[in-house]
RNA sequence: GCGCAUUCUCAGGGCGGGGUGGAAUUCCCCACCGGCGGUUACAGCCCGCGAGCGCCCCCGGCCAGAAACCGGGGGGUCAGCAGACACCGGUGGAAUUCCGGGGCCGACGGUCACAGUCCGGAUGGAAGAGAACUCAG
Numbered sequence: 001g002c003g004c005a006u007u008c009u010c011a012g013g014g015c016g017g018g019g020u021g022g023a024a025u026u027c028c029c030c031a032c033c034g035g036c037g038g039u040u041a042c043a044g045c046c047c048g049c050g051a052g053c054g055c056c057c058c059c060g061g062c063c064a065g066a067a068a069c070c071g072g073g074g075g076g077u078c079a080g081c082a083g084a085c086a087c088c089g090g091u092g093g094a095a096u097u098c099c100g101g102g103g104c105c106g107a108c109g110g111u112c113a114c115a116g117u118c119c120g121g122a123u124g125g126a127a128g129a130g131a132a133c134u135c136a137g
Stems, first nucleotide, its partner, number of pairs: 003135001006132005016030004031117002033106002035049004044104002052081002054078001055075007085102001087101004108120003
């Protein structure tokens, strides 16, 4: 230094001002935010991954029983929701990644009114990042 195993730690940001209204951080105008790995050079929108929902399986509740519905647990390629620039100009050997300009996107449940920014599942989980230690080569 490499590989295997184990353990530990870490691992998401953002509504400020105005308007309408009985009521909105949810609508309208302005504003604000951007997980992880990769990529000739720094990426929300290039390629992929993760969380969430759906889907499938199991358990419980409800019911006379079943379906539906509600709650909990598990699976992970099934990939459906799954998102968003064939952007313009500049620099450069190299940039949809930098600089300037314009545009666009953002799970589910809740709410006196529609949420990327509020509340909740979540003191959760996780892509992954780092460290320690063991063994063998």
Predicted 3D model of a 137-nucleotide RNA (FMN riboswitch aptamer (RFN element)) from Sagittula salina. Taxonomically the source falls in Sagittula (Bacteria, Pseudomonadati, Alphaproteobacteria, Rhodobacterales). It was read from a public genome assembly, where an Rfam model found it. The model forms 100% of the base pairs in the Rfam consensus.